[in-house]
RNA sequence: UGCUCAUCCAGAGGGGUGGAGGGACCGGCCCUGCGAAGCCCCGGCAACCCUCCCGGUUUCGCUCGUAGUCAAUGACGAGGUCGGCCGGGACAGGUGCCAAUUCCGGCCUGUGGCCAAGGCGGUCGCAGGCGAAGAUGAGGG
Repeated sequence: UGCUCAUCCAGAGGGGUGGAGGGACCGGCCCUGCGAAGCCCCGGCAACCCUCCCGGUUUCGCUCGUAGUCAAUGACGAGGUCGGCCGGGACAGGUGCCAAUUCCGGCCUGUGGCCAAGGCGGUCGCAGGCGAAGAUGAGGG
């Protein structure tokens, strides 16, 4: 720096320093001299990764069997022993995180009001979802 996959409605403080900003971007709306960002110390939360334990799953791989074929693919049945996957737990480490749903919206769909109106449309909301963008982790480039 870019790619792939997963997660993002929960959770988590205090002190020192520092001095005006911060919440990625844009529009909102918030936080902030009853001190912002950054840095340091102590503490905490628990998403991913790592190690181990318990339980489950055969519609993923796998094992066994049946029928069938020249042979094979495929089909049917059985099996948690193994891998994978899912859930729970332990341990302590590697990152990360500790205002607001990733603070809300920014694309798409549906829907209500108003305006306009031959038609295309505009504007203010609501609901949902798939995206987009972003953040974090893991993998490998």